[in-house]
Context: one part of a larger RNA
Parts: sequence; C1' cells; structure tokens
RNA sequence: UGACGGGGGCCCGCACAAGCGGAGGAGCAUGUGGUUUAAUUCGAUGAUACGCGAGGAACCUUACCUAGACUUAAAUGUAGAUUGACCGGCGGGGAAACCUGUUUUUCAGCAAUGACAAUUUACAAGGUGCUGCACGGUUGUCGUCAGCUCGUGCCGUGAGGUGUCAGGUUAAGUCCUAUAACGAGCGCAACCCCUAUUCUUAGUUGCCAGCAUGUCAUGAUGGGGACUCUAAGGAAACUGCCUACGCAAGUAGAGAGGAAGGUGGGGAUGACGUCAAAUCAGCACGGCCCUUACGUCUAGGGCUACACACGUGCUACAAUGGUAGGUACAGAGGGCAGCUACACGGUGACGUGAUGCCAAUCUCCAAAGCCUAUCUCAGUUCGGAUCGAAGUCUGCAACCCGACUUCGUGAAGUUGGAUUCGCUAGUAAUCGCAUAUCAGCCAUGAUGCGGUGAAUACGUUCCCGGGCCUUGUACA
Repeated sequence: UGACGGGGGCCCGCACAAGCGGAGGAGCAUGUGGUUUAAUUCGAUGAUACGCGAGGAACCUUACCUAGACUUAAAUGUAGAUUGACCGGCGGGGAAACCUGUUUUUCAGCAAUGACAAUUUACAAGGUGCUGCACGGUUGUCGUCAGCUCGUGCCGUGAGGUGUCAGGUUAAGUCCUAUAACGAGCGCAACCCCUAUUCUUAGUUGCCAGCAUGUCAUGAUGGGGACUCUAAGGAAACUGCCUACGCAAGUAGAGAGGAAGGUGGGGAUGACGUCAAAUCAGCACGGCCCUUACGUCUAGGGCUACACACGUGCUACAAUGGUAGGUACAGAGGGCAGCUACACGGUGACGUGAUGCCAAUCUCCAAAGCCUAUCUCAGUUCGGAUCGAAGUCUGCAACCCGACUUCGUGAAGUUGGAUUCGCUAGUAAUCGCAUAUCAGCCAUGAUGCGGUGAAUACGUUCCCGGGCCUUGUACA
C1' cells in the first nucleotide's frame, strides 16, 4: 500500500421487511448430468453452465457411427503437355457416390495460331484435429457500482502519501465550504433515440367537421385541411417563480403556473481493472499433429435412446370458473417461389375457383372483455396426458423422427415439505397478436407489440451484495 475480520462508524440496492404472483408436489415440453449405445458429434459447469452456442437436427445441416468409394483431390490460380472433346442422351452394375459400354461431338481463322473445354504433369491443397494456460477479435461478471488515475508542487531515507481527506449535500469523486495543495484526464451528468404537450409546414394511399351526390350499407364520390394521423422543423422544465430552513451547495411544500416538477418515463451508452472467466466449432492466427487419411464423396443410422437425478418452462387442479350462442375495441410487424378478400365443397385440418396488392391503398387480423343461457362442487360439462381409428398439408421421402384435423379413449392432479425466485406503476398479474429462423416443424422457446390492470413499503435490528472513512492482523 492492499486484502481480510462472526471489528467500529456512515450510506446504498426488490438486500431484508410490507405486499402480489410463482417454483419445489402432478402431467407434458425443453436443456443438462448419469446410464446405455456402433454412434448417442462438440462446446458451456457456483453466482457469471443447464428453452445456453442452436434466430428451426426427417435427407441436407452434421462435425458422430456403420458400409461403399476417391487420392492434386470438392474449389481457384500459374506454367507445361495432350486431345477435340467434355457435359449430356441411351444401356449394364450399384443403396447412392461411382464404375463401365455405346452414341452424339466446339468456335474464329486460308494457314500458323488463338479462344474455350476436358484430361494430365508440377507447384500452391485440405483438416469442426490439439493447445482459449501462446494469441487477436468478441463476450459474461463485479456494475451503470462511483470510482480509477496523471502533471507540477509539498511531505517522507524509501515503499509511498497529499490532491481523492474533513463538515455539509447528491442518484453520482454531484456540487458547496474549508484546506499544501493547484490543475487535468478516463468515468458521472449532458449532448443521441423513443415516449408524454403544443405550434408551424405538408395533405396521399391517411382523415371527414361543415356543404353537396349516392347507397340496404360503407369517405363510396365531388370536395375540404378543421380534427385524428403521418413526418420534418421548432417551442417547452431550468429548483426558473413563491414560502420556510441554510454561509453556500441544496433540502422541504397535496405551493403557484403547467401536458409534464425536481434525472418526467424508457433505451442506447459499461472507467482503470478482476476472474490465466468463456470462445482455436463464427472468423483470424503462432506452435504441434494427420497427408491412399485425423482430408474428400455417398447411402443408411445417430444427435430424438431411458431405471434415474437436477434446472427452465407450459397446462392444470376449477364457479373471479367450464361450455354454447351473440357482440365490441389494438399496436407493432410481415407479404410475389408471397399475403390472400370473396364464392363454393368439406364436421374440420384444408381443397377448388377467383380477385386485390411489390402495400398508410390489398391482405395476414385479436383475445381477455360485454350480453344471454346452462353446469352446482363432483375427480365433475374440471383437467387433458396416454392410446386406437380415419384424414389434411409440406416435402424425392414423415418407419426410426413432422405439424395439424375429426371421432373415440379420458391418466396423474383437489393448491404442493424443507427451502427458494421475480416484481415498486402503466410495474406485477393476466389476455392475445406479430416477427426472425423456416419447404414443413416438434415454438410451451427467443425478440418485440399492444389490451385489462392491482397490492404494499412502518422502517434499516437482521440475511446478501456493494461504496467511503477508521481500527486490528503472525496474510501478500
């Protein structure tokens, strides 16, 4: 100087407390361990692995296994040589890759030759093989915590200290006062984006108040820019005003005004560093290793196994509910090998036809809610696992191993031990919608979007994590 303490002081955080809803019990989905296997490819492992890499494993992917093949090779380049073919078509073998037979057979130029293609020779290959403890880059975590440092000066023999401490204050090393310190840098904050209010400009594909036209009905039409909205530019919030306290910074106020009040709400933004943290399988790269194989191609299988254990979820156990009928209201996204109105067929998944839209124009397109009726507390009209049958769709192909539909079947489960997780407001809870990936989909996942919409916080004694000061130490 640090680190540590079941030392002290001060402070903070959904850290506890106060609340709400979960997990732990059940069934299923998914990941992991283990076991099994010819193979169940590899990586990630306290917090910081385990719906993670994977934002799509039937083939492909694919790296694994079995079997069959190739050896300058799957790709590209340079140089040389040979040929005028090769590819393709047809036939045979084969699971295919591939092997083999046969057939057809270039262009420019008079020619030399050139172009093109194939074969071949030489040189450059290839490796998801090892090492993340050789590395780059990227990422997680402490932590959006308030810290981490430097120049000059001063103090100390020196390591080093001071500044950065003290008294206040703040979300903040934020600011003020004091001060052997005076300044500065990286962080904080602000500058950026979205959102909440308003003004101006602009009105098409959006809107429709007023004036007309028209319809069973609809901004459908003329027209209009008022309003909503769209999207560009401004305004607005600064403790600016008032009161109280205070030297100041600032704090308090159901204050005024205001759409918004003290960081208005969210996002992006992650200091010096820590964990030899993660990644050689995204990429790049040093070294090592393989080179008729640890490279490459192909078919089939596997990654989907199943006594069991754990994590993360979905669905429930019901009446604040289930079922049936009727009826209303979003936002954000996507769409041409696409989204599809509408009509018809089918109980339905869907099929057939047909129309609009490369989209503020057409389309995908809501559910909880509301109004009726019924069920009456049961393992039930709860719950839907499992299994049987028949189908639909995608796709060369749904046996291993897809999703969906219909009929039948109707398991466990009556609120879950110790323990444990999330959340402070448009949040939790609850309801649906969209997208990426994608032929299809094992999505209950991920990322977004809106609808409905709470309870509680006395407080900081205690648990956990962190910051500052101080103290002890046989630790570095």